[in-house]
């Protein structure tokens, strides 16, 4: 610099262009002498800018950050 993947709650990860979902984890509440376990509710999430579309985490174009690779 070039090429090539990736960037989603606090983590880790899912999502045919049609309500963003699961698990830990926070919080609360049932059980239990206590704790834990277990089982119920709840918080919170699409890396910035544009552009296609009746709708965009997805599809285009440009940054920015990360990493392979290549000179």
């Nucleotide at each position: 610099u070039c090429g090539c993947g990736g960037g989603u709650g606090g983590u880790g990860a899912a999502a045919u262009g049609g309500u963003a979902u699961c698990a830990c984890a926070g919080g609360g509440g049932u059980c239990u002498u206590u704790g834990g376990a277990a089982c119920c509710c709840u918080u919170a999430u699409u890396u910035c800018a544009g552009g296609u579309u009746c709708g965009a985490g997805u599809c285009c174009u440009g940054g920015c950050c990360c990493g392979c690779g290549a000179g």
This is a predicted structure of a 71-nucleotide RNA (transfer RNA) from a Thermomicrobiales bacterium. Its Rfam family is "tRNA". From the family's description: Transfer RNA (tRNA) molecules are approximately 80 nucleotides in length. It is annotated as a transfer RNA. The source organism's lineage runs through Bacteria, Pseudomonadati, Thermomicrobiota, Thermomicrobia and Thermomicrobiales. RNAcentral records the identical sequence in 3 taxa.